[in-house]
Context: one part of a larger RNA
Molecule: small-subunit ribosomal RNA, central domain
Organism: Verrucomicrobiota bacterium
């Protein structure tokens, strides 16, 4: 390398756009590169193989034939490919029209509930624990009521229920905006598929600058535990958590399962729609088309499972993988304001 592989054995990039490149739906006709089929020249000897000779054999030599699986020419064959022309409509995408949806940004607005300030009422605890203590209160605490500033997040509805590429998206209303589905079948007429660099987006911690902090709370202090306690329990509490506007680019970024097509028995839920039955109507029933689950047949699998949302059959592209540690480490590159990301060895060693 070829081969085999990637849901748990090593292995699907975090996730999209989309550039080169590969890969590509019907018909007809033309050309005739790939592609096949002949012919002709060439493919130095040698070597290899067959046959036959010659050293007593062999090895070696000798001579003969095949071979050199190529490459140019020519003259043809047109099923497939590709190429040119012309047309289709099943793929793909526009448009009407409907309805659902915590998709996305920005502004307003709400309510419970903590803290906190100011007032009433009231007297000695209160907080915490396994037991305590540090705390916190007679300078009136807890508890209660009334007024009120402030900050985060938004019970209950909540659902193996929705949206979203994926990170994720839950209080309420308005503006603006994105996809995605159902029907209608009106229009383009192959416009697809996938995607190597590349681009953007990307949870939580983390930085930078500025604002802001109510609760929580790395570090830090102090109480206790303990042989010790740099924990684990209480009490304090700064960064952060919040917003604005920049950087960073990883997570068990999970379904541990790259994308798109196609083809394959089923049964039961559920969320969005359409069509038809009935029936005054609703609910019900039927049939479909799109997602979202559980069983499960063939099938597949080491085996567990999986099984029309397949890990099944099959076709295209991409990524990654080759034994364990050393190591996702070192140099080296680039990228970063840093912490660090990304690419990525070898010595040794079992």
């Nucleotide at each position: 390398c070829u081969g085999g592989g990637c849901g748990u054995a090593a292995a699907g990039a975090g996730u999209a756009u989309g550039u080169a490149g590969g890969c590509g739906g019907u018909g007809u006709g033309g050309a005739a590169a790939g592609u096949c089929a002949g012919a002709u020249g060439u493919g130095a000897a040698a070597u290899c193989u067959c046959c036959a000779g010659g050293c007593u054999c062999a090895a070696c030599c000798u001579g003969g034939a095949a071979a050199c699986u190529g490459c140019a020419u020519c003259c043809g064959a047109u099923a497939c490919u590709a190429c040119c022309a012309c047309a289709c409509u099943a793929g793909a995408g526009u448009a009407a029209u409907g309805g659902a949806g915590g998709g996305g940004u920005g502004a307003c607005u709400g309510g419970a509930a903590u803290u906190c300030u100011c007032g009433g009422u009231g007297u000695a605890g209160c907080a915490g624990u396994g037991a305590a203590a540090u705390g916190c209160g007679u300078a009136g605490a807890u508890a209660u009521c009334g007024a009120g500033a402030g900050g985060a997040a938004c019970a209950c509805u909540c659902g193996u229920g929705g949206c979203g590429a994926a990170g994720g998206c839950g209080a309420g209303u308005c503006a603006c905006u994105g996809g995605a589905c159902a029907u209608u079948u009106a229009c383009u007429g192959a416009c697809g598929c996938u995607g190597a660099g590349a681009u953007a987006c990307g949870a939580a911690g983390g930085c930078c600058a500025g604002g802001g902090u109510a609760g929580c709370g790395a570090a830090a202090g102090g109480g206790a535990u303990u042989a010790g306690a740099u924990a684990c329990c209480c009490c304090u509490g700064u960064a952060g958590u919040c917003c604005u506007g920049g950087c960073a680019g990883u997570a068990a970024a999970c379904g541990g399962u790259g994308c798109a097509c196609g083809u394959u028995u089923g049964g039961u839920g559920u969320g969005a729609g359409a069509g038809g039955g009935u029936u005054c109507g609703a609910c019900c029933c039927c049939u479909u088309u799109c997602g979202u689950g559980c069983c499960g047949g063939a099938g597949u699998u080491a085996a567990c499972g999986c099984g029309u949302u397949a890990a099944a059959c099959g076709u295209g592209c991409c990524g990654c993988c080759u034994g364990g540690g050393g190591a996702g480490u070192a140099c080296g590159g680039c990228c970063g304001c840093a912490a660090g990301g990304c690419u990525a060895a070898a010595a040794c060693u079992c």